[in-house]
Parts: sequence; C1' cells; structure tokens
RNA sequence: GCCUCAGUAGCUCAGUGGAUAGAGCACCCGCCUUCUAAGCGGUCGGUCGUUGGUUCGAUCCCAACCUGGGGCG
Repeated sequence: GCCUCAGUAGCUCAGUGGAUAGAGCACCCGCCUUCUAAGCGGUCGGUCGUUGGUUCGAUCCCAACCUGGGGCG
C1' cells in the first nucleotide's frame, strides 16, 4: 500500500429501512436475611465511531475518513 471483518449503555451483545433503540451482567435503590452472599423487584445509563449522500423516513443502504482485529505484498 491492497483486501477483509468489526465499531450500538460501564462490559458482552441483539436489532439490517417504519415512527419514542433493546437484553444480560455491572452500578444504585428496595424486598428477603441476625449480617453477608445468593435470590426477587425497580431505577439510572445511548449525540448507534465521524462527516457527507440516497430516501417521505437511516443504527440499518452508499462514499470518504478515524480506531481496532485478521490476511496478502
């Protein structure tokens, strides 16, 4: 330099055009317990990597760039 995969909550991930984006774990609060752990319930937490484009409508499609993994030279 070229090819390819990935980037979504603190972490691991789902969601592949339709209106206010979800789960598990963690944190916090409550219940339970003599206390802790386990268990149960609830809350909070997101400019969906960045910038443009397509579209009535974009996390989703297209392009460039950024970051990381793999491969080739």
Predicted 3D model of a 73-nucleotide RNA (transfer RNA) from Synechococcus elongatus PCC 11801. RNAcentral records the identical sequence in 9 taxa. Its Rfam family is "tRNA". Gene Ontology term of the family: triplet codon-amino acid adaptor activity. The source organism's lineage runs through Bacteria, Bacillati, Cyanobacteriota, Synechococcales and Synechococcus elongatus.